[in-house]
This is a predicted structure of a 474-nucleotide part of an RNA (small-subunit ribosomal RNA, 3' major domain) from an uncultured bacterium. It matches the Rfam family "Bacterial small subunit ribosomal RNA". Its mean pLDDT, the model's own confidence on a scale to 100, is 82.

Context: one part of a larger RNA
RNA sequence: UGACGGGGACCCGCACAAGCAGCGGAGCAUGUGGUUUAAUUCGAAGCAACGCGAAGAACCUUACCAGGGCUUGACAUCCUGCUGAAAGACCGGGUAACGCCGGUCCCUCUUCGGACAGCAGUGACAGGUGGUGCAUGGUUGUCGUCAGCUCGUGUCGUGAGAUGUUGGGUUAAGUCCCGCAACGAGCGCAACCCUUGCCAUUAGUUGCCAGCAUUGAGUUGGGCACUCUAAUGGGACUGCCGGGGACAACUCGGAGGAAGGUGGGGAUGACGUCAAAUCAUCAUGCCCCUUAUGUUCUGGGCUACACACGUGCUACAAUGGUCGGUACAACGAGAGGCAAGAUCGUGAGAUGGAGCAAAUCUUCAAAACCGGCCCCAGUUCGGAUUGCAGGCUGCAACUCGCCUGCAUGAAGUCGGAGUUGCUAGUAAUCGCGGAUCAGCAUGCCGCGGUGAAUGCGUUCCCGGGUCUUGUACA
Numbered sequence: 001u002g003a004c005g006g007g008g009a010c011c012c013g014c015a016c017a018a019g020c021a022g023c024g025g026a027g028c029a030u031g032u033g034g035u036u037u038a039a040u041u042c043g044a045a046g047c048a049a050c051g052c053g054a055a056g057a058a059c060c061u062u063a064c065c066a067g068g069g070c071u072u073g074a075c076a077u078c079c080u081g082c083u084g085a086a087a088g089a090c091c092g093g094g095u096a097a098c099g100c101c102g103g104u105c106c107c108u109c110u111u112c113g114g115a116c117a118g119c120a121g122u123g124a125c126a127g128g129u130g131g132u133g134c135a136u137g138g139u140u141g142u143c144g145u146c147a148g149c150u151c152g153u154g155u156c157g158u159g160a161g162a163u164g165u166u167g168g169g170u171u172a173a174g175u176c177c178c179g180c181a182a183c184g185a186g187c188g189c190a191a192c193c194c195u196u197g198c199c200a201u202u203a204g205u206u207g208c209c210a211g212c213a214u215u216g217a218g219u220u221g222g223g224c225a226c227u228c229u230a231a232u233g234g235g236a237c238u239g240c241c242g243g244g245g246a247c248a249a250c251u252c253g254g255a256g257g258a259a260g261g262u263g264g265g266g267a268u269g270a271c272g273u274c275a276a277a278u279c280a281u282c283a284u285g286c287c288c289c290u291u292a293u294g295u296u297c298u299g300g301g302c303u304a305c306a307c308a309c310g311u312g313c314u315a316c317a318a319u320g321g322u323c324g325g326u327a328c329a330a331c332g333a334g335a336g337g338c339a340a341g342a343u344c345g346u347g348a349g350a351u352g353g354a355g356c357a358a359a360u361c362u363u364c365a366a367a368a369c370c371g372g373c374c375c376c377a378g379u380u381c382g383g384a385u386u387g388c389a390g391g392c393u394g395c396a397a398c399u400c401g402c403c404u405g406c407a408u409g410a411a412g413u414c415g416g417a418g419u420u421g422c423u424a425g426u427a428a429u430c431g432c433g434g435a436u437c438a439g440c441a442u443g444c445c446g447c448g449g450u451g452a453a454u455g456c457g458u459u460c461c462c463g464g465g466u467c468u469u470g471u472a473c474a
Base pairs, nucleotide, nucleotide: 001474002473003471004470005469007468008467009466010465011464012463013462015458016457019422020421021420022419023418026314027313028312029311030310031309032308033307034305035304042053043052064300065299066298067297068296069295070294073125077124078123079121080120081119082118083117084116088105089104090103091102092101093100108115109114127289128288130287131286132285136283137282138278139277140276141274143272148187149186150185151184152183153182154163155162156161167178168177169176193266194265195264196263198234199233200232201231202230203229204228207224208223209222212221213220237260240254241253242252243251244250316415320374321373322372323371324370325369332363333362334361337356338355342351343350344349381412386407387406388405389404390403391402392401428450429449430448431447432446433445434444
């Protein structure tokens, strides 16, 4: 100087408390461990691994296994020789398939030096998702959006170092004020950026409709007031008033205001810590393989199942289930695409196809609300499981996809010890969209609808910050 303390003082955080909804019990989905297996590819491991890499394993992917092929190679550069269709496309044979064999079509450009392409050969080499993240770059997690981490000059100390950065107040903040052997400065904080909330101006088509006509309908004429869209500005600064405070910083209350004291949300992550993660995104040193640890094909596996754990979905019902009627979004996406109206089908879906590269067309809610039934039961709750019949994608749904109809109708009556999230348009609840994607979503990332309860307080648990104290620790 740090680190640590079941030392002290002060302060903060959904840390506790006060509440609401869960998890832990059930069924299923998904990840992991374990076991099994020819293989169940590899990585991730307290918080900070476990719906994680994977924004989507039937083949492919694919790295794993079994078997069959290839060996200058699936891919790159160079050299030599030959050829100008030997390559390729189509057809046929053959194979489990790749490879292989045969036939047809095609027969490049040229300044004639060659270029370009193919085949054969030679070796230099290619290739490796093989090892080492404890050799590395880059990227990322975490403490933590915590308020800290440092430097120059000066001063003090033999020195390590100290001071500044401590103290009195204050703040979300090393934020600001005052004081002080310090005076200044840098990286962080804040602000500048995006979004949302209010207003104005500009602009009215594909958007809108107050008044005037018109229509089944903003449909058409007309208009750009309004809504909205999207560009530029304004607006909030403790600016104003009062109390407190040290005449300070600041704080409490009030006015006006769409908004009030960082208005809400996001992006933004200091010096460093964990030899944290990643050699399987990529790059890369060294080591290793080179008729194989490379490459290609068929089939299988990654989907196994006594069990254990994590994360979710659906429930156990009446604030509900079911049937009928009826209303209101936003973010987005769309050409090998989104697909309306119509017809067929109980339905998944099919037929056909208007329109739309989209403020124009398509996709566009559910809970809610109004009625009927159910009457507390393993039920008109719950939907697992299984049988049959179908639909869709795709060479192909057996291993191993999703969906529909009929039938079947399991566990489950609110969950032990324990444990998680959340302070407001939040929790809870309801649906919608997107990426990936041929197909496949209870996951992920977004969007809007309905919309709470509680917060006395900081004694305690956890984590963190500042000062101080002890130490046989570094």